Predicted 3D model of a 113-nucleotide RNA (SAM riboswitch aptamer (S box leader)) from Balneola sp. The prediction has a mean pLDDT of 82.
[in-house]
RNA sequence: UGCUUAUAAAGAAAGACCGAGGGAUGGGCCCGAUGACGUCUUGGCAACCACUUCUUAAAAGGGGCAGGUGCCAAAUCCCACUCAGCGCUAUAUUCAGCUGGGAAAGAUAAGCG
Numbered sequence: 001u002g003c004u005u006a007u008a009a010a011g012a013a014a015g016a017c018c019g020a021g022g023g024a025u026g027g028g029c030c031c032g033a034u035g036a037c038g039u040c041u042u043g044g045c046a047a048c049c050a051c052u053u054c055u056u057a058a059a060a061g062g063g064g065c066a067g068g069u070g071c072c073a074a075a076u077c078c079c080a081c082u083c084a085g086c087g088c089u090a091u092a093u094u095c096a097g098c099u100g101g102g103a104a105a106g107a108u109a110a111g112c113g
Stems, first nucleotide, its partner, number of pairs: 001113007013042005021031003025080004043072003048068002051064004076105001081102006087095001
């Protein structure tokens, strides 16, 4: 850095250091000198992988979790492209708006290159 697969409305913060932006991108809306973001320490959540255990012929599945990651503001904070329905409208292939499905993008894990 690329490909594949899976997942996401749940859950989980204190202290120290630093000092101005941060929440991927654009828009929105938030967070932030009552110190955000980040780093470190400690703690925690979760259960993708590993391990373990129950069940099973197996696959699959349930439970646990001291290891490898991940995570601990907001639904992946919301929207973005598209489809369907509603609404609006004299009509509409249009769009202030609402609801739902799918995709894309990003994130994380596991595998592969």